[in-house]
Molecule: Bacterial RNase P class A
Organism: soil metagenome
RNA sequence: AGUCGGCCAGGCGGCCGCGUCCGGGCCCACCGCGGCGACGCGGCGGUGACCCGGCCGAGGAACGUCCGGACUCCACAGGGCAGGGUGCUGGGUAACGCCCAGUCGGGGUGACCCGCAGGAAAGUGCCACAGAGAACAGACCGCCGAUGGCCGGCCGGUCCCCUCGGGGAGCGGCGGCACAGGUAAGGGUGAAACGGUGCGGUAAGAGCGCACCAGCGCCCGGGGUGACCCGGGCGGCUCGGCAAACCCCACCCGGAGCAAGGCCAAGCAGGGGGAGGGUGGCCCGCCUUCUGAACCCGGGUAGGCCGCUGGAGCCGGCGGGUAACCGCCGGCCGAGAUGGAUGGCCGCCGGCCGCGGCGCAAGCCGCGGUCACAGAAUCCGGCGUACCGGCUGACUCAC
Numbered sequence: 001a002g003u004c005g006g007c008c009a010g011g012c013g014g015c016c017g018c019g020u021c022c023g024g025g026c027c028c029a030c031c032g033c034g035g036c037g038a039c040g041c042g043g044c045g046g047u048g049a050c051c052c053g054g055c056c057g058a059g060g061a062a063c064g065u066c067c068g069g070a071c072u073c074c075a076c077a078g079g080g081c082a083g084g085g086u087g088c089u090g091g092g093u094a095a096c097g098c099c100c101a102g103u104c105g106g107g108g109u110g111a112c113c114c115g116c117a118g119g120a121a122a123g124u125g126c127c128a129c130a131g132a133g134a135a136c137a138g139a140c141c142g143c144c145g146a147u148g149g150c151c152g153g154c155c156g157g158u159c160c161c162c163u164c165g166g167g168g169a170g171c172g173g174c175g176g177c178a179c180a181g182g183u184a185a186g187g188g189u190g191a192a193a194c195g196g197u198g199c200g201g202u203a204a205g206a207g208c209g210c211a212c213c214a215g216c217g218c219c220c221g222g223g224g225u226g227a228c229c230c231g232g233g234c235g236g237c238u239c240g241g242c243a244a245a246c247c248c249c250a251c252c253c254g255g256a257g258c259a260a261g262g263c264c265a266a267g268c269a270g271g272g273g274g275a276g277g278g279u280g281g282c283c284c285g286c287c288u289u290c291u292g293a294a295c296c297c298g299g300g301u302a303g304g305c306c307g308c309u310g311g312a313g314c315c316g317g318c319g320g321g322u323a324a325c326c327g328c329c330g331g332c333c334g335a336g337a338u339g340g341a342u343g344g345c346c347g348c349c350g351g352c353c354g355c356g357g358c359g360c361a362a363g364c365c366g367c368g369g370u371c372a373c374a375g376a377a378u379c380c381g382g383c384g385u386a387c388c389g390g391c392u393g394a395c396u397c398a399c
Base pairs, nucleotide, nucleotide: 001396002395003394004393005392006391007390008389010349011348012347013346014345015344016343018057019056021054022053023052024051025050027046028045030043031042032041033040034039059373063384064383066382067381068380069379070378071257072256073255074254078284079283080282081281083253084252085251086250087249088102089101090100091099092098103117104115105114106113107112118248119247123246124245125242126241127240140187141186142183143182144181147180148179149177150176151175153174154173155172156171158169159168160167161166195213196212197211198210199209200208214238216235217234218233219232220231221230222229223228261306262305263304264303271297272296273295276288277287278286313332314331315330316329317328318327319326320325350371351370352369353368354367355366356365357364358363
């Protein structure tokens, strides 16, 4: 100068206040005894309101509600379709889209970090702009023009005609043109242009041939539970990308949610509809009801209790495992509100910032400000996000 974890979340005291629970008082009800009676004593119970005392009283994220479960109800959650989710491998777990260990790919000098990481030679589809051409590739510039074509160019034979000067036809060779055509080396476009380098080859070129390399497929041997890795051989020479496009493959998923769901009390009009209803995508299946049931409309009420916090719990030790995690033993109990408690004020100490004074300086003193992010609501396991400051462990690089 960095990388990866673990932990804390200002401390102490005083006063006042709030909530659950426990104990006591007061009060109330019942029973027994005593008393003519008002009442007194004892027991049991209730706690609406009140008083006193005691224990405990937010978080690492209680948050966002993004995943996964427990629990509850619907049928005990069954079959099919549709729909949705996940997607390298192995393991952990109640389960997961989470975690651990690895494989592969990418980044970093490194510690280490990142990855929605199945299938594109099953099929369909898309690939903007630019460019000649974007998937059964293509030809703008360039290169060539072997072959064919053209030339009132040159040379050499052959044939024909003739007014003997010459003229014409055709063949071969050389040359020219760049018309047909060949080519994909080079240029140019692009995110991407149908392997790379070299030698041969050719008219020019090209996996056209060869050597090496890269990639793909197949086969064999070895290692690994596996993803995959290492080595060897053969093949055709090369078969682009996108599946956060449809789709295919494998696996998983019934729905709703604590305002779940149940009980009590109060109230309203058993007033109207109603042969089906119960499962919130559909079909089957299943259950239930057949007399005004369920359900719908309308009307009424919006009070209380249970669910409700002891649990995949926390701490310590030992053991297994690389680890996530698991097992055994011992100990502990750490919020349950319902207009919703967990707070306010003061003092001292501590951290940080600013100002002033002293001091050569390190620093000391005084004053003022400030000490995050944020708060349970059925409960857990994760992920993500927010966050003043501090402690601590391991490791890397440079000097």